[in-house]
Context: one part of a larger RNA
């Protein structure tokens, strides 16, 4: 390199769009570039290899292989390629439907905080205490204001989205799905190196805001210490806004896309059916189980089953995801990523 692999053993890029490139549906015609049948030319010597003769090692003589390749006749199934059609794969249209999808505005009630007045008397905290806050009147309680943040029930093994991630109610613009006949176009598909784009959390920039909460930090306890666990405070942050960061166990530890393959049962959203607390069919969300696979665990129409087409990655453990360099970033890093050496 083969060959062989990727859910848990080493290994699917976090996730889409997409070029170049790979594979690609059906029915003709044409062509005759790939390919293919046949005959011919041509492969010098040398070397392989085989036979002869003679020989320690060799020599010399005759054949012959091997892939290539050139011409000339001929064959059209595949592939290519040029016309023309087709419709079931793609897409559009009409019709109906579900959704916490996505962006921007208004706007609502509970609860914490804190403030003000009223009641009212001694406690709050903790395993037990204290730091602490309270006789200058807390804790509790009624009300009223303010402000900042989350959105109880509904909720569900539910829906929706390419992933991250979404959830109070109202609007406003706005992406995509499913289901249905018929209408249309007529292979327009997939996959996807390079590339672009989205992309929790923390942290990071400039400005705004700060109610709870809460890294660091102070206190106070516990302990033989206790830089922790528990209490008391509490600062970046935690919200906004506009940038930058590209990274998670970014998980289903499972790449994307077609196609073929038993059963039962519950659930969402349509459609047929027409009253059987049901059948029947798409598209999706769980459970259990054959076949099969699989070292086992388990998987099992949502495959890890059986194909195929295209990407991505593994190649003993350590060193090491480090050094070095680019290339990105304000920075913190991030990418891409060895070797000695060692067992």
């Nucleotide at each position: 390199c083969u060959g062989g692999g990727c859910a848990u053993a080493a290994a699917g890029a976090g996730c889409a769009c997409a070029u170049a490139g790979g594979c690609g549906g059906u029915g003709a015609a044409u062509c005759g570039g790939g390919u293919u049948g046949a005959a011919a030319g041509u492969u010098a010597a040398a070397g392989u290899c085989g036979c002869c003769a003679a020989a320690a090692u060799u020599u010399g003589g005759u054949g012959a292989a091997a892939u290539u390749u050139u011409c000339u006749c001929g064959a059209a199934a595949c592939c290519a390629a040029u016309u023309c059609a087709c419709u079931u794969g793609a897409g559009u249209g009409a019709g109906a439907u579900a959704g916490a999808g996505g962006a921007g505005a208004g706007u609502g009630g509970a609860a914490u905080u804190u403030c003000a007045u009223g009641u009212g008397u001694a406690g709050g905290g903790u395993g037990g205490a204290a730091u602490c806050c309270a006789c200058a009147g807390a804790u509790c309680u009624a009300c009223g204001a303010a402000g900042g943040a989350a959105c109880g029930c509904c909720a569900a093994u539910a829906g929706a989205g390419a992933a991250g991630g979404a959830a109070g109610c109202u609007u406003u613009c706005u992406g995509g799905g499913u289901c249905c006949c018929u209408a249309u176009c007529g292979a327009c598909g997939u996959u996807g190196g390079a590339g672009u784009g989205c992309g929790a959390a923390a942290g990071c920039a400039u400005g705004a805001g700060g109610a709870g909460c809460g890294a660091a930090u102070g206190g106070g306890a516990u302990u033989a210490g206790a830089u922790a666990c528990c209490c008391u405070a509490g600062u970046a942050g935690u919200c906004c806004a506009u940038g930058a960061c590209g990274u998670a166990a970014a998980u289903g530890a499972u790449g994307a896309g077609u196609g073929u393959u038993a059963u039962c049962c519950c659930u969402u959203g349509g459609u047929c059916u027409a009253c059987g607390u049901g059948g029947a069919u798409c598209a999706g969300g769980g459970g259990u189980c054959c076949a099969a696979c699989u070292a086992a665990c388990g998987c099992g129409u949502u495959a890890a089953a059986c194909a195929c087409u295209c990407c991505g990655c593994c190649u003993a453990g350590g060193g090491a995801g480090u050094a070095c360099g680019a290339u990105c970033g304000c920075a913190a890093g991030a990418c891409c990523g060895a070797a000695a050496c060692u067992c």